Background: RNAcentral holds the sequence, with entries from ENA. Transfer RNA from a Nanobdellota archaeon, 74 nucleotides, folded computationally. Lineage of the source: Archaea > Nanobdellati > Nanobdellota. Rfam family: tRNA. It is annotated as a transfer RNA.
RNA sequence: GACGCCGUAGCUUAGCGUUCUAAAGCGCAGCUCUCAUGAGGCUGAGAUCGGGAGUUAAAAUCUCCCCGGCGUCA
Numbered sequence: 001g002a003c004g005c006c007g008u009a010g011c012u013u014a015g016c017g018u019u020c021u022a023a024a025g026c027g028c029a030g031c032u033c034u035c036a037u038g039a040g041g042c043u044g045a046g047a048u049c050g051g052g053a054g055u056u057a058a059a060a061u062c063u064c065c066c067c068g069g070c071g072u073c074a
Stems, first nucleotide, its partner, number of pairs: 001073007010026004018057001028044005050066005
């Protein structure tokens, strides 16, 4: 340099145009339970989906550019 794949809460993932508002597990905070910690139970906060532009009535999802990571080739 060329090609391919990936980038979504602190971490790991789901979601691949409209039903529903971005969902789940772990983690975090509060409450409960306990002598206490942990486990268990209940509640809650947390991502405008890597950045920007475009297409569309509607974009995390499609297109383009850029950034970052991984792989193959040169």